Predicted 3D model of a 77-nucleotide RNA (transfer RNA) from a bacterium. Model confidence (mean pLDDT): 81 of 100.
[in-house]
RNA sequence: AGGCGGUUAGCUCAGUUGGCUAGAGCGCCACGUUGACAUCGUGGAGGUCGCUGGUUCAAGUCCAGUACCGCCUACCA
Numbered sequence: 001a002g003g004c005g006g007u008u009a010g011c012u013c014a015g016u017u018g019g020c021u022a023g024a025g026c027g028c029c030a031c032g033u034u035g036a037c038a039u040c041g042u043g044g045a046g047g048u049c050g051c052u053g054g055u056u057c058a059a060g061u062c063c064a065g066u067a068c069c070g071c072c073u074a075c076c077a
Base pairs, nucleotide, nucleotide: 001073002072003071004070005069006068007067010026011025012024013023019057028044029043030042031041032040050066051065052064053063054062
């Protein structure tokens, strides 16, 4: 320098031909259960979908640019 993949909740990750208020597990909080803890049950909080712009009635999803992470190739040494 080039190519590929990835970026969505605190963590690990889903998200089908664009379509209604964006989800799961774990974690966190409250309550119940217990003598207490754990487990279990119920409920709840928590997300500018990396960033900017564009297309569209409508974008996590499509397009362009850009940042970061990983892998591969090439160049230099």
It was read from a public genome assembly.
Its Rfam family is "tRNA". Gene Ontology term of the family: triplet codon-amino acid adaptor activity.